[in-house]
RNA sequence: AAAGCAGGUCGCCUUAUCGCUGUUUCAAUUCAAUUUGGACAGAGGAAAGUCCGGACACCAUAGUGCAGUAUAGCGGGUAAUGCCCGUCCGUCGUAAGGCGAGGACAAGUGCAACAGAAAGAAUGUACAGGUAAUGCUGUAGUGAAACCAGGUAAACUCUAUACGGUGCAACGCCAUGUAAAUCAGUGUUUGAGGGCUGCACGCCUGAGCUGAAGGGUAGGCGGUUCGAGUUAUUGGGCAACCAAUGGCCUAGAUAAAUGAUAAGGAGUCACGAAAUUAAUUUUGGGACUACAGAAUCCGGCUUAUGACCUGCUUUUUUU
RNA sequence: GGCGAGGUAGCUCAGUUGGUUAGAGCGUCGGAUUCAUAACCCGGAGGUCACGAGUUCAACUCUCGUUCUCGCUACCA
Numbered sequence: 001a002a003a004g005c006a007g008g009u010c011g012c013c014u015u016a017u018c019g020c021u022g023u024u025u026c027a028a029u030u031c032a033a034u035u036u037g038g039a040c041a042g043a044g045g046a047a048a049g050u051c052c053g054g055a056c057a058c059c060a061u062a063g064u065g066c067a068g069u070a071u072a073g074c075g076g077g078u079a080a081u082g083c084c085c086g087u088c089c090g091u092c093g094u095a096a097g098g099c100g101a102g103g104a105c106a107a108g109u110g111c112a113a114c115a116g117a118a119a120g121a122a123u124g125u126a127c128a129g130g131u132a133a134u135g136c137u138g139u140a141g142u143g144a145a146a147c148c149a150g151g152u153a154a155a156c157u158c159u160a161u162a163c164g165g166u167g168c169a170a171c172g173c174c175a176u177g178u179a180a181a182u183c184a185g186u187g188u189u190u191g192a193g194g195g196c197u198g199c200a201c202g203c204c205u206g207a208g209c210u211g212a213a214g215g216g217u218a219g220g221c222g223g224u225u226c227g228a229g230u231u232a233u234u235g236g237g238c239a240a241c242c243a244a245u246g247g248c249c250u251a252g253a254u255a256a257a258u259g260a261u262a263a264g265g266a267g268u269c270a271c272g273a274a275a276u277u278a279a280u281u282u283u284g285g286g287a288c289u290a291c292a293g294a295a296u297c298c299g300g301c302u303u304a305u306g307a308c309c310u311g312c313u314u315u316u317u318u319u
Numbered sequence: 320g321g322c323g324a325g326g327u328a329g330c331u332c333a334g335u336u337g338g339u340u341a342g343a344g345c346g347u348c349g350g351a352u353u354c355a356u357a358a359c360c361c362g363g364a365g366g367u368c369a370c371g372a373g374u375u376c377a378a379c380u381c382u383c384g385u386u387c388u389c390g391c392u393a394c395c396a
Stems, first nucleotide, its partner, number of pairs: 001315010012265007020042005026037003044291001048302002051300005056167004063201004068163005073087005088102001089100004103158002108156002110152002125140005171222004182212005193205003215395002229248008266289004271284005320392007329345004338376001347363004369385005
């Protein structure tokens, strides 16, 4: 210098003006509701996909059996995980490193195209050797696999372990309003229906339920944002991570707020001018600044995406 | 917001224990027939099996991820 591997950081900034959403022990207004002004706060590393795991809520505080789903070397971390860390083995790569659904075919069943004598009950090919005799021994050939306790489980299956179901449109409360009517079927202790579990049992409940054609509401509050939170230091541990102490408070919209304009600055890119052997430095105007938008909340994974930095490997050249 | 199903030719769909090759109807192109057109008849073209990986000797088929499309889902008596 070129090619490559791994990891980390930031995710444009500041001010002014006009708007939007929320909070308010501030001020004014009002009988009050409210309204206006002030002050403060206002998207992300992925808010995304909804793929895993939890918190939380309700349903027998979650029962029994079958079915089903997931995971799979060993050890550790965690609230938990299919995540993360360490390590062994396998595999890919010259290497740095990457990837691995990595238990069992010595329980049973199935499958194996083409080629090949033969793909599983060996109806045993060619050549050579050997024997009393025999695929008894070796080599060759076909194939992903050829007698050996054969291959194949991201084939059924078996083993071990784990999993009850539904998701904030869960759930609790308030308000408004109608038709507790009509018709048909079915049921009332010989138990309908419900408790939203794939099925059965069991448990609880106990007079309605189903269909037709209609009627009414489609508003508000809580859950709802302080939490397995974040950050600094110290200690333990190879690491993931854990513990102690101190600091910080950081969006809550509901058809859905977080925007627009102007100025200045920052970064990147190419161009012009000047200095200089060159590297480079100074300066001028210009363009661009990705992916993308919270919706109950967390921990992961995956995917999209701009810029910068660090360490390591291989090859070539120079000293 | 939550949950479920699917993507194969221009259109509508088949495709099973993974096996040499992906098919049907309609449409389209050419021929034949007819004075001419349609129908009938004969023949042909047309496929990134949505995309990217993995398992396997071998993948439309099995597994994982991505992407697009569609459906269900507020209550009262």
Model confidence (mean pLDDT): 78 of 100.
This is a predicted complex of two RNAs, RNase P RNA and transfer RNA, with 396 nucleotides together.
Rfam match: Bacterial RNase P class A. Gene Ontology terms of the family: ribonuclease P activity, dimeric ribonuclease P complex and tRNA processing. By type it is a ribozyme.